[in-house]
RNA sequence: AGCGGGGUAGGGAAGCUUGGUUAUCCCGCUGGGCUCAUAACCCAGAAGUCGCUGGUUCAAGUCCAGCCCCCGCUA
Numbered sequence: 001a002g003c004g005g006g007g008u009a010g011g012g013a014a015g016c017u018u019g020g021u022u023a024u025c026c027c028g029c030u031g032g033g034c035u036c037a038u039a040a041c042c043c044a045g046a047a048g049u050c051g052c053u054g055g056u057u058c059a060a061g062u063c064c065a066g067c068c069c070c071c072g073c074u075a
Base pairs, nucleotide, nucleotide: 001074002073003072004071005070006069007068010027011026012025013024020058029045030044031043032042033041051067052066053065054064055063
């Protein structure tokens, strides 16, 4: 330099086929319940400007362009 994959709550992952009303799940965190107590279990809640900027569209995590970062392959 070229090609491929990836970036989504504190951590991990889905959501891409077909753009659509409130972005979902697991772990963790906070509060409550249960218990003599802890763990486990049950209920509720907080936490995301979906890597950045711009474009298309009535509407973008999703489509398009540029850039940044991570992993792999080729030279």

The RNA shown here (transfer RNA) has 75 nucleotides and comes from a Candidatus Bathyarchaeia archaeon. Its Rfam family is "tRNA". About the family: Transfer RNA (tRNA) molecules are approximately 80 nucleotides in length. Rfam classes the family as a transfer RNA. RNAcentral holds the sequence, with entries from ENA.